[in-house]
Molecule: TPP riboswitch aptamer (THI element)
Organism: Rhizobium sp. L1K21
RNA sequence: GUCGCUCUAACGGGGUGCCCAUUUGCUGGGCUGAGAGGCUUUGUGCCAACCCGAGGAACCUGAUCCGGCUAGCACCGGCGGAGGGAUUAGACGUCUUGAAUGC
Numbered sequence: 001g002u003c004g005c006u007c008u009a010a011c012g013g014g015g016u017g018c019c020c021a022u023u024u025g026c027u028g029g030g031c032u033g034a035g036a037g038g039c040u041u042u043g044u045g046c047c048a049a050c051c052c053g054a055g056g057a058a059c060c061u062g063a064u065c066c067g068g069c070u071a072g073c074a075c076c077g078g079c080g081g082a083g084g085g086a087u088u089a090g091a092c093g094u095c096u097u098g099a100a101u102g103c
Base pairs, nucleotide, nucleotide: 001095003093004092006091007090008089009088010087011053012052013051014050017031018030019029020028021027037047038046039045059084060083061082065078066077067076068075
């Protein structure tokens, strides 16, 4: 100096849904998942956990999409060799190179 689907730290990005029943409302149960949480508000914003940060399916658009399963679904698949989408440093290791000294 280079590389690394490695580790750490800080920073940043993201989503938090659906169904059933009860009810004036509160609420309870179920489903998938890493994650469906809490507080606050007219709007919204904050915090926690989780996931992701160019090897980018974390997440968003397309989408009030298409097919399937199911009590139902935002669940599964297609779409998707589509389009967007948030980084720095250090440690460790690999490889390479230069200089000095010694033999």